[in-house]
RNA sequence: UGGCCAGUAGUUCAGUGGUAGAAUGCCAGACUGUUAAUCUGUGGGUCGUUGGUUCGAAUCCAACCUGGCCAG
Numbered sequence: 001u002g003g004c005c006a007g008u009a010g011u012u013c014a015g016u017g018g019u020a021g022a023a024u025g026c027c028a029g030a031c032u033g034u035u036a037a038u039c040u041g042u043g044g045g046u047c048g049u050u051g052g053u054u055c056g057a058a059u060c061c062a063a064c065c066u067g068g069c070c071a072g
Stems, first nucleotide, its partner, number of pairs: 001071007010024004018055001027041004048064005
């Protein structure tokens, strides 16, 4: 320098055009002599950034940023 992949909740990930979810963790409650385990519930994300396409974008397009791999 070029190519490819990834970036979504604290963490690990799903979601391929109709307005974002699961597990786990945190917090509260129940249970228990206490903790752990188990059960129930609440909260938490302008989807890496900036533009474009569209009635509508996490999703399609472009550039850029960060990380990884390959080539030179």
The RNA shown here (transfer RNA) has 72 nucleotides and comes from Agrilactobacillus fermenti. Rfam family: tRNA. It is annotated as a transfer RNA.